[in-house]
RNA sequence: GGGGGCGUAGCUCAGCUGGGAGAGCGCUUGAAUUGCAUUAAAGAAGUCAAGGGUUCGAUCCCCUCCGUCUCCA
Numbered sequence: 001g002g003g004g005g006c007g008u009a010g011c012u013c014a015g016c017u018g019g020g021a022g023a024g025c026g027c028u029u030g031a032a033u034u035g036c037a038u039u040a041a042a043g044a045a046g047u048c049a050a051g052g053g054u055u056c057g058a059u060c061c062c063c064u065c066c067g068u069c070u071c072c073a
Stems, first nucleotide, its partner, number of pairs: 001072007010025004019056001027043003031039002050064004
């Protein structure tokens, strides 16, 4: 230098061939308990790495770019 994968909640990840942003763990609140643990309930937390484009509409399609892993040279 070139090819490919990945980037989504604090962490680990799902999401599909464009229309609802989600799960588990963690966190907060009150309840059960004398208390802890635990259980069940409710809740908060996201510029979907970034910029631009296409579209009525983009996590998803196109272009550029950043980071990381890997292969080739």
The RNA shown here (transfer RNA) has 73 nucleotides and comes from a Clostridia bacterium. Its mean pLDDT, the model's own confidence on a scale to 100, is 80. Its Rfam family is "tRNA". By type it is a transfer RNA. It was read from a public genome assembly.